A computed fold for a 1492-nucleotide RNA from a metagenome, annotated as small-subunit ribosomal RNA. Its mean pLDDT, the model's own confidence on a scale to 100, is 82.

[in-house]
RNA sequence: AGAGUUUGAUCCUGGCUCAGAACGAACGCUGGCGGCGUGCUUAAUACAUGCAAGUCGAACGUGAAGCUGUAGUAAUACAGUGGAAAGUGGCGAACGGGUGAGUAACACGUAAGUAAUCUACCCCUAGGAUCGGGAUAACCUUGCUAACGCGGGGCUAAUACCGGAUGUGAUCUUUUUGACGCAUGUUAGAGAGAUUAAAGGAGCGAUCCGCUUAGGGAUGAGCUUGCGGCCCAUUAGUUUGUUGGCGGGGUAACGGCCCACCAAGACUGCGAUGGGUAGCCGGCCUGAGAGGGUGGACGGCCACAUUGGGACUGAGAUACGGCCCAGACUCCUACGGGAGGCAGCAGUAGGGAAUUUUGCGCAAUGGACGAAAGUCUGACGCAGCAACGCCGCGUGAGGGAUGACGGCCUUCGGGUUGUAAACCUCUGUUGGAUGGGAAAAAAUGGUAGUAAUACCUUGAUGGUACCAUUCGAGUAAGCACCGGCUAACUACGUGUUAGCAGCCGCGGUAAUACGUAGGGUGCAAGCGUUGUUCGGAAUCACUGGGCGUAAAGGGAGCGUAGGCGGGAUCGUAAGUUAGGAGUUUAAUGCAUGGGUUUAACCCAUGACUUGCUCUUAAUACUGCGGUUCUUGAGUAUGGGAGAGGGCGAUGGAAUUCCAGGUGUAGCGGUGGAAUGUGUAGAUAUCUGGAAGAACACUAGUAGUGAAGGUGGUCGCCUGGCCCAAUACUGACGCUGAGGCUCGAAAGCUAGGGGAGUAAACAGGAUUAGAUACCCUGGUAGUCCUAGCCGUAAAUGAUGAACACUAGUUGCCGGAGGAGUUAAUUUUUUCGGUGACGAAGCUAAUGCAUUAAGUGUUCCGCCUGGGAAGUACGCCCGUAAGGGUGAAACUUAAAGGAAUUGACGGGGGCCCGCACAAGCGGUGGAGCAUGUGUUUUAAUUUGAUGCAAUGUGAAGAAUUUUACCUAGACUUGAUAUGGGGGUGAAAUUCUGUAGAAAUAUGGAGUUUUCCGUAAGGAACACCCUAUAUAGGUGCUGUAUGGUUGUCGUCAGCUCGUGUUGUGAGAUGUUGGGUUAAGUUCCGUAACGAGCGUAACCCUCGUCCUUAGUUGUUAAUAGGUUAUGCUGAGAACUCUAAGGAGACUGCCUGGUUUUAACCAGGAGGAAGGUGGGGAUGACGUCAAAUCCUUAUGGCCUUUAUGUCUAGGGUUAGACACGUGCUACAAUGGCCGGUAUAAUGGGUUGUAAGUUGGUGAUGAUAAGUUAAUCCUUUAAAACCGGUCUCAGUUUGGAUUGAAGUUUGUAAUUUGACUUCAUGAGGCUGGAAUCGCUAGUAAUCGCGGAUUAGUAUGCCGCGGUGAAUAUGUUUUCGGGCCUUGUAUACACCGCCCGUCAAGCCAAGAAAGAUGGCAGUACCCGAAGUUGCUUUUUUAAUUGUAAGGAAGAGUGUGUUGAAGGUAAGGCUGUUGAUUGGGGCUAAGUUGAAAUAAGGUA
Repeated sequence: AGAGUUUGAUCCUGGCUCAGAACGAACGCUGGCGGCGUGCUUAAUACAUGCAAGUCGAACGUGAAGCUGUAGUAAUACAGUGGAAAGUGGCGAACGGGUGAGUAACACGUAAGUAAUCUACCCCUAGGAUCGGGAUAACCUUGCUAACGCGGGGCUAAUACCGGAUGUGAUCUUUUUGACGCAUGUUAGAGAGAUUAAAGGAGCGAUCCGCUUAGGGAUGAGCUUGCGGCCCAUUAGUUUGUUGGCGGGGUAACGGCCCACCAAGACUGCGAUGGGUAGCCGGCCUGAGAGGGUGGACGGCCACAUUGGGACUGAGAUACGGCCCAGACUCCUACGGGAGGCAGCAGUAGGGAAUUUUGCGCAAUGGACGAAAGUCUGACGCAGCAACGCCGCGUGAGGGAUGACGGCCUUCGGGUUGUAAACCUCUGUUGGAUGGGAAAAAAUGGUAGUAAUACCUUGAUGGUACCAUUCGAGUAAGCACCGGCUAACUACGUGUUAGCAGCCGCGGUAAUACGUAGGGUGCAAGCGUUGUUCGGAAUCACUGGGCGUAAAGGGAGCGUAGGCGGGAUCGUAAGUUAGGAGUUUAAUGCAUGGGUUUAACCCAUGACUUGCUCUUAAUACUGCGGUUCUUGAGUAUGGGAGAGGGCGAUGGAAUUCCAGGUGUAGCGGUGGAAUGUGUAGAUAUCUGGAAGAACACUAGUAGUGAAGGUGGUCGCCUGGCCCAAUACUGACGCUGAGGCUCGAAAGCUAGGGGAGUAAACAGGAUUAGAUACCCUGGUAGUCCUAGCCGUAAAUGAUGAACACUAGUUGCCGGAGGAGUUAAUUUUUUCGGUGACGAAGCUAAUGCAUUAAGUGUUCCGCCUGGGAAGUACGCCCGUAAGGGUGAAACUUAAAGGAAUUGACGGGGGCCCGCACAAGCGGUGGAGCAUGUGUUUUAAUUUGAUGCAAUGUGAAGAAUUUUACCUAGACUUGAUAUGGGGGUGAAAUUCUGUAGAAAUAUGGAGUUUUCCGUAAGGAACACCCUAUAUAGGUGCUGUAUGGUUGUCGUCAGCUCGUGUUGUGAGAUGUUGGGUUAAGUUCCGUAACGAGCGUAACCCUCGUCCUUAGUUGUUAAUAGGUUAUGCUGAGAACUCUAAGGAGACUGCCUGGUUUUAACCAGGAGGAAGGUGGGGAUGACGUCAAAUCCUUAUGGCCUUUAUGUCUAGGGUUAGACACGUGCUACAAUGGCCGGUAUAAUGGGUUGUAAGUUGGUGAUGAUAAGUUAAUCCUUUAAAACCGGUCUCAGUUUGGAUUGAAGUUUGUAAUUUGACUUCAUGAGGCUGGAAUCGCUAGUAAUCGCGGAUUAGUAUGCCGCGGUGAAUAUGUUUUCGGGCCUUGUAUACACCGCCCGUCAAGCCAAGAAAGAUGGCAGUACCCGAAGUUGCUUUUUUAAUUGUAAGGAAGAGUGUGUUGAAGGUAAGGCUGUUGAUUGGGGCUAAGUUGAAAUAAGGUA
C1' cells in the first nucleotide's frame, strides 16, 4: 500500500466482499511447563449455610466459673483473688467493600466563584475547668405471652442528665473610627447593653490522656456559574410556584426552597417541551492523522442497596449488614401475631453461548477502638480452578544414502515422503529422585540501661522460589488451509447427487473448489470458526466528494431571520498573534535508566498533557464605533423596440346549422369495406340569415416575460427592459431557512355558452380475440365569469449573483465615427439571441465570454438497486389528490458514456435462375425406393430445416449381420510370452450322432536345417498356469483424421506508424470501376500475408515429331462388296511438344489525360473463350467412436466366439426422391441412316444351330485403336388406328418356363400366354434451368454368383426468354437505432394459478408507561392542643416555666375511581409487496418493436 466482483471487451459511477489490528469473549479439535494478569457482559432474579464492625475496665455500677485462705467431719459459709457475660457511657459504625437499576441532569469533565457556607478526629495559638442536684439501666422481685417481646414494684454509678456561678472570648442590638472592595458589602479597632461553658480518668510523683470557650490551619463537604460531550421535528409550541418583586418562614448557607400579597411574565428554530437510549471521566481499541467505537479490570466523581415513602441520631446519613410505615415475596406460628433482605466474601438455584474455592492468614500494607498490650478487619496479602489473555521455555543436538521398508504418484524409466527413519556420538532445558534452603522483618513490644544503644520476639504464602548431586532422549504436537483474491497439487471416490462457499462461484463421469489419501503451505501449545469494534471506506469527504446525461438544482419570483459584503482614514482590542503565570490528580501512553536469568511485568526520572483561566503586549486581517469617497446599487432627463399584462370595442376567411332557389342519384368514408346519410330530394351549386371558437399569409433557432406563457385590428390603463449624455444619493449591496405570491394541461364548485373538436359511450370494420390502432356518430370537457386545485420530461434534464480568461461569423434593439449629394459601403461600442472553435475542463459524450473553464458568496439537493415516492402519522384540499416521508424484507448488482459484432416489419449502394420473362416438372394416379409412425421375438444401427429421407449401402435369399430364437465354447475364432508332452507341418478318401457348430473313428501319402551322428535348432499340435485377448458395447459434448454448410461469397488479418485514458480506430473508409479488397485516384498512413486472379487438367484452331492394331489422297493388284493387299505418311485420328488471346490494334464515351466501359477490325476463339480441379479467417459443441486410429468408462463361462433358422422385405397411415403414364408433336407394324464413352481371361463371345422367347448346345477370335460387347434410339420413309378408358396405359393376378446360386417359401431377375386396375395433365403450394443449356433419345460402366426406375459417365436431336431490380429469398459494403452478446429462435412486461416470507389496514381483545381530575389517606415532620400527665427548675401555696402524651389541621407514599394520551402484543378477514429452472394468458417496452 491494495485486491475480487456489473461488460463480448472498455472507461467511469456505485455498492457488496476480502486481506490488518483488537476482545472481560464463546464454540470445535488438540493440549508439556513456568511467570504476570484477568474471570456473571444475561435475571438490579430468588437466596440455604458460614463469615464480612467493632472496640474501650485508664468513663461507670454489677460481678459467673475457677483458684487461694480461714471455719467446719462434710454439705457449706466467709474473706481475697479473678475476670466471663450482659448493661450504662464514649468513639466508630456516613470509611472500607459491591453494583450500574435510575439519571440527558450543574450528574460528569474542565475552569472559576462562595463578600452566601459547615467541617468530629488531627496540628498551632489564647483562656478556662467552680458550686450543687435528681434520676435510670444492669441487678433483685413479680406478672403477661407460642414466640418476638412487654409491663408493675424495689436498689444503684458515671466522662449519662440537669440547675446556679464565672466570661478570655463568641453571638446579637446600638454608638463610633479607619482600611479595602466586586453591586449587595467585607474587614480591623474602641464604647455600652443582653445572651452564653466545662468532666473527669490513670499515675507515688513528674506528668499524660481527656473536657470547655474562642481564633487560625489542614482535610473533607455543601451551594452557584461559564464552556463541553447522544438520537428523533413523522415531538413545535411549553409553563401557573410558572418568571419576577415586597415581606416573612426555613437552612450550615444563597435561592419560589416554602408561604401571603402584587405584577404578567419566563423558555423556544443557536431546537424549548415531549419521546427513545445511556451512569460520566482519566483512559482503552483502532487509525498516518483528523476522526470513529467503547467506558470490563485499575483510579476520580455520581447514583443505588427487595419496591415506594419518611424522618431520627449524629460533625457528617435522609444511613447496604440502623429505625418507622405501605406494597410484593419467603419463613415461623398455639392463627392472636411475629421474623427477613448477599448489587460484601465464598457458595446455591435459575437464566444463559458463557464466567472460579462454602480455601489459608492478619506475617505485610491500610483501617476502627484503645494510653498500651491488644482485639476486630472475606479491605488486603496469599493459595486453588480456567490455554481466558500477554510473555518466556521445551518437545532434543551433531553425524548418517543401499537415497532401506512402507505409503502415494508414475510417461513404468522412475519420482516423492527424505537425512526424515534405522544406526553411531552427545547434551540435560522440562520432568523424576535425594539433600540443602531464602529475601519479603521495618517497626511495635519486652529486657537491660540516664541516654545513645545492645539483645530478644513476630512468615499465611512455604519446605515455595532458588542451589547442589543424580537418572534419563527417556514424559511432551497439534490445528487450519492448498480455484482466484492468498503462501501451498496430485490420485481415487462421487456425478447439479452428496456436499462446499467470505465474494466471485464449484459439483450435470476425466472436480488442483465436494469426501478421503499422499504431498505441500501457514501458524504453533495452540489453531480455526462465530460475534463485535475501528481500518481499508475519499462509501457523510474539517483534513478530503459531488449534482447536463451515472443518485442529486427547489417550477418561478418577492422577501424575513441568518450568512457574506466596495475604496480611504481615526479610535477600540472582541476574534487573531506573541510572551509570562496558574491548572491540566495518580496510573496509562512516549523517551531514558534500573529490577526480575530474558520477556511480559514492576520501579524511578524526564518530556508531554494539543484544553481552560488570569495577565502583559502587538494591531496586518475580520469585528465594533466615528468621519469621508464613488467605481457597486439606485434616482432624475431625453430617446427606443416589443405576440409583456388587464379591460373594452371591432373585422374578415373558414366550419356547422336554418330558410329559399337550381338540380338528380347517389354522397361519405377506407388499405379494401361497412355503419352513417339521401327520392320526405341529400352531396354539388347560388342567395340570405344565425351561432360559437380560433386568428391563414406576414412568421424568422425573430421579439417579449421571473417562470408558466404570450400571435387578427383599434382604443384606454399599466409593469419591466435597452441606449445616450449629464446631475444627484452615498454601500443604500448579494443570497435567502421558514413565510408570501404567481404557476401549462387535466380536474372540481356555481352560473352562462356550446360552431368545430372530442375522453367516456354506441355502431361498423380488422383480428384467433380487439374492451385498441382505422371509420361513422357522440356526451363531459375545451370557451366566458367567480372561486378552488398546485402538479408536469414545469428541461438548457445545467440555482442565483459578481469578477477574470483567444477568436470567427449570423440575426434583433440602440448610439457613434469614416466616407458620400444620396442610396450604399465600412468601422467602433452597449444590450440581447444563435452557429463554430483555442486554452482549460470532462468517465466519455461534449461545454467552451449565454462555461460544464478559473475563483468568491449564499441557498437547495445526493449517498447501491428494489420494496417506494409506498405505509403510518401530521398539514393542505369539497373531492380527485398534493406536501412531508420510513422500515421489515429482498438483492450483487442496478446505472452512465463510448467500442466491436449481431439484429431491425431502419436507410442507401450492389450481386445471385433471387424475382420477373420463358421452358419443363413435383404436389393428383399406379409402381419403385428411402424415412417417420405403428407393429413385432427381432423388425440391428447412424443420418433428422436449408445442409436427413434412390443418404452410410458401388447392390440384406445364406454369407453380409451388427438384431431375435435355439444349440454350443471359455486363454478363447485371432496376437505375444513361461513350463511340460507329442510330433514334421500338411494333405487325400471315408464312417457314425446331430439342424449345423461339434464330438468320435478308419484308411493312405510324404518327413525341414545343422551335425563331431550323442544330439541340437526351427516349426506345428495338445495340456496347463497367468499376464492378457476380444467387444459394430457407451461417450462425435474427451479427441485425431475425414466431410457437409454459409460459399467459389469477397472477404479475413498482420508489422511499423499515427490516434484515443481505454476497449478500439486508422490502414480495409471516400469518388469511380470490376465477376472480384479487381484496379485507379484521393487520403496519417506505409507496406505485407491468407483468399480473388494466374499457374494445373480438358474441349475448341494451327504447327512440328511419330505412323500400329488406326488412316487411304495419289499409285498398283484383287473382290459380289469392304484399306482386303502391296505401298504411302498427304488427310482424319492417335499422343507428346509447341504456337495462339494480351484490351495487343482502331474509333468513341465521359471521367480526374487514370482505372475502365461501349463498338469495330482481324481471328478457330474476344474481353475471366466453355468446363473441371482448386474452398481464406471462421460459424454451426454440424456429421462420423458402425471405415480406421484413440483417452476414459463398462463387459470377461459374456456385451466375446461358433452354428442353424428367422428378421432387417411387416402395414390402417403420413412425407421425400424417382420411374411409367394419362396419348394423335401419339400408339402399333414394316423399312432405311448416323454415335461416343467404356468393359472384357473365374472374362467377353462372333459364327453355326434348337427354342415364339428368356436362353440352351457347339465354338472361331481376343490379355484387346487388331477380336467381342455393337443392331444405338429418337430421327426419316411407308402403312394402320381416329379421340375412346381406346390398338392409350400398363399395375395386379393365373398358368407355363429360363437363368444365377448348396438353396429363389418367407424373398431375385427375366421370358411366353392370358388377365387389363387406377390414371383423360393434377388444389394450396413448390422445384430445376440462361446455350450445345433446358427438354427429349438411347448407349456404356462400377457394385454382384444373380438382382438397378438408383448412382457414375457417354454421345444424338436440340429450343424459348431476360424489358429489368418495384417486390420475395440469400449474400456483400457503408450508415443508423438497440434495454441484444447463448447475439431476434435475443431480451422482456403485467394479470391469473401454486408455495414461502416480512410488513400494513381491521370489528375488537389484552399489556406497559407517563400525566390530569377526584376519593381514601399509613408512617413521619410541622402548626394548634381548653380537659390527660411529669423527678430535677421557680414559687410559702395555688400554680407557672419547660416537657411528655392524646386529639386535630396542612402535607403525604401506596391504593381506588373516571375520561383521555402515548406505545407494544394479538385478531376472523383484507389490499398490495418480495422471493421461488422449466405453469396459464396475452404481447406492453427494446429496431420506425411493427399505432415512434